[in-house]
RNA sequence: GCCGAGAUGGCGGAAUUGGUAGACGCGCGGGUCUCAAAAACCCGUUGGAGCGAUCCAGUGAGGGUUCGAUUCCCUCUCUCGGCA
Numbered sequence: 001g002c003c004g005a006g007a008u009g010g011c012g013g014a015a016u017u018g019g020u021a022g023a024c025g026c027g028c029g030g031g032u033c034u035c036a037a038a039a040a041c042c043c044g045u046u047g048g049a050g051c052g053a054u055c056c057a058g059u060g061a062g063g064g065u066u067c068g069a070u071u072c073c074c075u076c077u078c079u080c081g082g083c084a
Base pairs, nucleotide, nucleotide: 001083002082003081004080005079006078007077010026011025012024019067027045028044029043030042031041032040046057047056048055049054060076061075062074063073064072
């Protein structure tokens, strides 16, 4: 230099004819149980603002297409693999 794969909550990891983003697990918070704890079970858990109802932002970054983009197109950054 060329080719391919990838980047999603605190962490791992799903979501593809474009149609409510975050399933599931870990962790964390609360609770049940116990003399107490562990284990187990139940509820909650993207971030920010707000007393709250609710609102705003969000799939590596920036653009484009579209009524609508994690998903399609372009450029760039980073990671992994291959070729030279």

Overview
A computed fold for an 84-nucleotide RNA from Candidatus Wirthbacteria bacterium CG2_30_54_11, annotated as transfer RNA. Its mean pLDDT, the model's own confidence on a scale to 100, is 80. Its Rfam family is "tRNA". From the family's description: Transfer RNA (tRNA) molecules are approximately 80 nucleotides in length.